[in-house]
Small-subunit ribosomal RNA from a marine sediment metagenome, 1507 nucleotides, folded computationally. Its Rfam family is "Bacterial small subunit ribosomal RNA". RNAcentral holds the sequence, with entries from MGnify.
RNA sequence: UUUGAGAGUUUGAUUCUGGCUCAGGAUGAACGCUGGCGGCGUGGAUAAGGCAUGCAAGUCAAACGGUUCCGAUUUAUCGGGACAGUGGCGAACGGGUUAGUAACACGUAGAUAACGAACCCUAAAGACGGGCAUAACCCGCUGAAAGGCGGGCUAAUUCCCGAUAGUCCCCGCGCAUAUAUUGUGUGCGGGGUAAACGGAAGCUUUGUAACCGCUUUAGGAUCGGUCUGCGGCCUAUCAGCUUGUUGGUAAGGUAAUGGCUUACCAAGGCUAUGACGGGUAGGGGGCAUGAGAGUGUGUUCCCCAACAAUGGCACUGAGACACGGGCCAUACUCCUACGGGAGGCAGCAGUCAAGAACCUUGCGCAAUGGGCGAAAGCCUGACGCAGCGACGCCGCGUGAGCGAAGAAGCUCUUCGGAGUGUAAAGCUCUUUUCUAAGGGAAGAAGUCCCGAUUUAUCGGGUUUGACGGUACCUUAGGAAUAAGGGGGUGCUAAUCACGUGCCAGCAGCAGCGGUAAUACGUGACCCCCAAGUGUUAUCCGGAUUUACUGGGCGUAAAGAGUCUGUAGGCGGUUAGAAAAGUCUUUGGUUAAACAUUCAGGGCUCAACCUUGGAGAUGCCGAAGAUACUAUUUAACUAGAGGGCGUUAGAGGCUGAUGGAACUCACGGAGGAGGGGUGAAAUCCGUUGAUAUCGUGAGGAACACCAAAAGCGAAGGCAUUCAGCUGGGGCGACCCUGACGCUGAGAGACGAAAGCGUGGGUAGCGAAAAGGAUUAGAUACCCUUGUAGUCCACGCCGUAAACGAUGGACACUAGCUAUUUGAAGUCUCGACCCUUCAAGUGGCGAAGCUAACGCGUUAAGUGUCCCGCCUGGGAACUACGGCCGCAAGGCUAAAACUCAAAGAAAUAGACGGGGACUCACACAAGCGGUGGAUCAUGUGGCUUAAUUCGACACUAAACGAGGAACCUUACCAGGACUUGACACUCUAAUGAACACCGUCCGAAAGGAUGGCUUUCUCACAAGGACAUUAGAGCAGGUGUUGCAUGGUUGUCGUCAGCUCGUGUCUUGAGAUGUUCCGUUAAGUCGGCUAACGAGCGCAACCCUUACCCUAUGUUUUACUUGUCAUGGGGGACUGCCCGAGAUAAUUGGGAGGAAGGUGAGGAUGACGCCAAAUCAGCAUGACCCUUUGAUGUUCUGGGCUGCACACAUGAUACAAUGGCCGGUACAAUGGGUUGCCAAACCGUAAGGUGGAGCUAAUCCCAUCAAAACCGGUCUCAGUUCGGAUUGAGGUCUGAAACUCGACCUCAUGAAGCUGGAAUCGCUAGUAAUCGCCAAUCAGCUAUGUGGCGAUGAAUAUGUUCCUGAGUCUUGUACUCACCGCCCGUCACGCCAAGCGAGCUGGGAGCACCCGAAGUCUCCGGAUUGCCGGGGCCUAAGGUGAAUUCAGUGAGAAGGGUGAAGUCGUAACAAGGCACGGGUAGCGGAAGCUGUCCGUGGAUCACCUCCUU
Repeated sequence: UUUGAGAGUUUGAUUCUGGCUCAGGAUGAACGCUGGCGGCGUGGAUAAGGCAUGCAAGUCAAACGGUUCCGAUUUAUCGGGACAGUGGCGAACGGGUUAGUAACACGUAGAUAACGAACCCUAAAGACGGGCAUAACCCGCUGAAAGGCGGGCUAAUUCCCGAUAGUCCCCGCGCAUAUAUUGUGUGCGGGGUAAACGGAAGCUUUGUAACCGCUUUAGGAUCGGUCUGCGGCCUAUCAGCUUGUUGGUAAGGUAAUGGCUUACCAAGGCUAUGACGGGUAGGGGGCAUGAGAGUGUGUUCCCCAACAAUGGCACUGAGACACGGGCCAUACUCCUACGGGAGGCAGCAGUCAAGAACCUUGCGCAAUGGGCGAAAGCCUGACGCAGCGACGCCGCGUGAGCGAAGAAGCUCUUCGGAGUGUAAAGCUCUUUUCUAAGGGAAGAAGUCCCGAUUUAUCGGGUUUGACGGUACCUUAGGAAUAAGGGGGUGCUAAUCACGUGCCAGCAGCAGCGGUAAUACGUGACCCCCAAGUGUUAUCCGGAUUUACUGGGCGUAAAGAGUCUGUAGGCGGUUAGAAAAGUCUUUGGUUAAACAUUCAGGGCUCAACCUUGGAGAUGCCGAAGAUACUAUUUAACUAGAGGGCGUUAGAGGCUGAUGGAACUCACGGAGGAGGGGUGAAAUCCGUUGAUAUCGUGAGGAACACCAAAAGCGAAGGCAUUCAGCUGGGGCGACCCUGACGCUGAGAGACGAAAGCGUGGGUAGCGAAAAGGAUUAGAUACCCUUGUAGUCCACGCCGUAAACGAUGGACACUAGCUAUUUGAAGUCUCGACCCUUCAAGUGGCGAAGCUAACGCGUUAAGUGUCCCGCCUGGGAACUACGGCCGCAAGGCUAAAACUCAAAGAAAUAGACGGGGACUCACACAAGCGGUGGAUCAUGUGGCUUAAUUCGACACUAAACGAGGAACCUUACCAGGACUUGACACUCUAAUGAACACCGUCCGAAAGGAUGGCUUUCUCACAAGGACAUUAGAGCAGGUGUUGCAUGGUUGUCGUCAGCUCGUGUCUUGAGAUGUUCCGUUAAGUCGGCUAACGAGCGCAACCCUUACCCUAUGUUUUACUUGUCAUGGGGGACUGCCCGAGAUAAUUGGGAGGAAGGUGAGGAUGACGCCAAAUCAGCAUGACCCUUUGAUGUUCUGGGCUGCACACAUGAUACAAUGGCCGGUACAAUGGGUUGCCAAACCGUAAGGUGGAGCUAAUCCCAUCAAAACCGGUCUCAGUUCGGAUUGAGGUCUGAAACUCGACCUCAUGAAGCUGGAAUCGCUAGUAAUCGCCAAUCAGCUAUGUGGCGAUGAAUAUGUUCCUGAGUCUUGUACUCACCGCCCGUCACGCCAAGCGAGCUGGGAGCACCCGAAGUCUCCGGAUUGCCGGGGCCUAAGGUGAAUUCAGUGAGAAGGGUGAAGUCGUAACAAGGCACGGGUAGCGGAAGCUGUCCGUGGAUCACCUCCUU
């Protein structure tokens, strides 16, 4: 000293890692929109690019000669002014800029015994005698000019010579002293060096006190020169640099040290603590930010440095190598008579250029400061002021009070209202500001003049202001002159409407926009700031996101493949010394300004200005302390090492050696196949294979033992034996005495593949060949097979070289297994057991971890050292370098691009993963579909229209349970426009409508005539009603089912889906609901960190099967009750036996009409499919609607259209049948606009007829048909089959042409049991048979919904197909496998690298040439000057290299881009597990060989652990 805030974004969700982005502050800023005033600051950051014009350094007559003007005097002169020149001082300051510079340039602290100084101050001394010139001026010559040359005269505080002097300088000899190289003080001797008696005034007239100057010396003040320690940029893809280089001697040079320079001698000097090189850059005080530590920066102001068009050089001078001086070279600009000349704004203004961008060609020397002068004064673009710019900071204003349950306008609206909003208007008031008028500063002190006095002051007088008639004050007037910018999805304060429709656009990030946008545009309202407000750029912060404060490395990025060891870093115990680090006290310094703070002051406040004080940090010095670290001395043994004994081992190298297997060769025997695969084929075999026996040859690898074991630093190591050899463990003592740990560079070793040379080659086997598979198959499978695999020597140096875990030491619970050794105990011995040490495993306390997990073999707790990381991709890449024979390895970026990439765990979903279970799912059966004809629906085609919807399961005899008109929504044409329909209002007419006619018309409709005149009230008015006209409005089967309600399908009548509380987890979540049994069932029982509950299951409801009972319209001749309608009983694993945990339950049995849910129905959890429906209905929004309507209406047509395809059905193909005759047996239903009897007619459909019935009564309806009995047909396109067609009829209906049904006669098609495939069904079921009903005038019904009749077969079972459920496993999926995703190719765009080259810049090297100039030499002159030579050297030229850019045909890779092509590599066992190294091959992902990893699923076995 009192100080630290977070948020958004990866996911379905979560935790973590990690980047990106935002909120804050700042600026010499720029840009957009806007703009009232004042104060104080500030303003060329780019082209150190070029500059017109003016000004920025002069002054002194009291240094000098002269020229000229004025005045006076009255020519002997005096006074004043101006001017060029000589001379002096100044011009080296002040002012500007930041190009260069990585350096003693700067900062800080020192040194100078190695130095200088004009002006100023102090002190001392002095100033003597002579002399030679020259400009100005005059004359002459020359040039366009700038200028130049010659001759002549002259002055000085110009110049020269001589004298004199000392404390001054030099040389020599001494003495003293100390901060000891040459210093200081002092003594002696020798030598040397000065000057302007100049100026003015007074007094005086000789000269001179005081004044200004001059010379010498010493000191001071101040300013400089030089040297040194320390400090502050990036780069190692710059590792070696250096010859005046490093040192010495001598000389030269300088104010001064010094290789500063030269000659000679020596060979040094610097560097990993980064030399040398490259890039960038003025440094500091400070400034911005930050809690701080830091990070960034160097504008204004101050200090220092450097520069002055570019480069070089010296002269003058106290001081320069000189911004407004000189010489030369170069570039540029200007003048020119073409011969020659002139110039330098990075001074102040100003101009052009470039740029996003930066001011007036102002006023004044009044103040402050500077130069000159004795002074007056002159000069001063320093400075003081003003002007321009909201560029910044600060201050003020644009009015104040009252004023409606609240005007108008506008916006929104749920239509009620709300907001703008006391806001406005209006009333009252004020006047900062503004306008006008009046007054009006401070900043001024001095100078000068006069006077006075103790010569330094005092008194008096006069006079000086650019700013500026400004600030400020007073008066008058009048709300009068004055508000915008940005934002409103989240972060982030503030919301609605309209327009638009992935368009236009927005955007800092996430993201918004595809017809209901709080995100675009506009409006209203709101929020923030305010004469400003936003954007852009840059910096710090947030970012602990480079982590010193203050991070990490098993799996997220990150431990080097391993070891040895150099430098370095770190280091055991005890004592002493000294005091480097460290600590305490103190002195100096750290300029001022700034900042902080304290106390003040001045502008009305503030900003701003100002006075005094304080403290911080760094460096240097002094005095002290000594615990720790370092140093040093002396010791110690616990670390480390050595000796002794003993011991295990696939440790290494070399040489021998053994058996099995395999292949080959030969021989015997044998005779047709073998081999191979999912199945095959290529292949081998009658020239004798395979199989078998024997003999021989060869190479490679070592079964069992064998293990979780052992050894080694790692890689790695296995038949057996021998030799050589490294390391380790254990035991008890002895020795050394910290000898230790780690380890940048460096070195050694280092699987497999690969390379070189030479061998070897049995098996295996990249490449290659062939055969298969496949859409293809450059693969997986098969048959062959070369390199290679093996050996020797030499390279390579990489791996998922992994425990994805560096090394060392110490500490921190255990249990258990195993290997080795030792001890104890015991034994004859071994074993067992216990303990210790060293290894190798498993499980686990604490602790750690994001979690998974780790856990004495740490990923725990600490110390030391090394390596490595900092978003993903580009990229284990490019370029450069090093290594390699090559392959390649090591080191290692950027542009560009994305907002993520990633780790662990969670819930789902999925798997050509697993376990268990279920279902007419399969199997076992029965019957079908798919083939034929027809019916119906759909697609397609056609059409004026063939209205619309529905599309896997879950559309397709579905909406539609009745399309000839109507329906009807479609098409053509004709009509209407408040409308076919509803409500309200106004006006008019009273009836209107209806009914009956006539005309036109296809009808609708229009025109017209007749008839009748209504209700309430009755007189009128008004109302109801109707028409007409008008105003609001109606209407829409128009769009959106992806805006919706309601309803429905489906998974599925599957058994699931959830909640409360509790518990566990950082959390998402989990538990409950898992597990063991059981069930049709999440049904029940048991166990259990769960206990309960809800929606589902079951039950309750209906029908049915049995019995009892009550009633009795109908029925019957009657009683009755087959029957109908009510009520009740009955079935509950209740009983018995067995199984089972004694439970739940289950197998069997008894009784019973029925037995384990008796059968059937109704009933459909949470949800999925943006599933279906805006055309059933309702409904938001949009669209169409005074005229050619998407509304309404009418006629006709269409929805029935037909090369075709699909779906659902009907009828058949026949003898279990057809036909004929005869004989039986039902149930549910319907009926008054109806069902319709008897009787009669017709072959029949039907007709006539009219009884009965509003229904247990009558009718449909004798209510059936299959069935049964008898006959016939005799296997054929038939006496099967009935399509199609012709003729004639019946019925309904205004109307049967498109387009109805039925009847009779005739006609008699396909079809002889149906390919691949596929459907239904488990009992009164399938199959077969008929009957009824809804809709309906009629019907295209073979459909649909019901009813009864006859009435089977099969189920051993769950391997497979499909679907479903539970648990588990993997996952890169979550739009959830119809997922995700890889690479080539094609196209567009982008950046970077390579590239034959081309162009330009930088820095050097070698050589050539060489200006000016210093130095030096020579010659001529001899006070000056001229000419020539030499050394060095700027610029220039030539050459070979180097480096950095620009550009470049082309070739190659990378990135990116809504819908391109080819495949399917990866994620599940991803369908051949994947991946790493290496090698070969291939359109591509990739494939294959070899070694390695698990970051592989599944199954089995073994071992270990837990219970």